[in-house]
A computed fold for a 77-nucleotide RNA from a Syntrophomonadaceae bacterium, annotated as c-di-GMP-I-GGC riboswitch aptamer.

């Protein structure tokens, strides 16, 4: 290095519901586990996706991809 075999310790948290914020996509927080080895981070590029003062505008989405970057374990190459 390059990959995800078994195991261990341990992490997050779909759907669906509750409050709350927001025109909306969708966030935070309980509750809940469908998954995930980067389901850690970060709007850089495409995708999707609200708003409209329609202007290459403002915005949500890393659990879409890709890329950047930083980690746990550890067979066999």
């Nucleotide at each position: 290095c390059a990959g995800g075999a078994a195991a261990a310790g341990g992490g997050c948290a779909a759907a669906c519901u509750c409050a709350u914020a927001g025109u909306a996509a969708u966030a935070u927080g309980g509750g809940g586990a469908c998954g995930c080895a980067a389901a850690g981070c970060c709007a850089u590029g495409g995708g999707u996706c609200c708003u409209u003062u329609a202007g290459u505008a403002g915005g949500a989405u890393u659990g879409c991809c890709a890329g950047g970057u930083u980690g746990c374990c550890g067979a066999g190459g």

The coordinates come from a structure-prediction model, not an experiment, and the mean pLDDT is 85. The sequence was found by an Rfam model in a public genome assembly.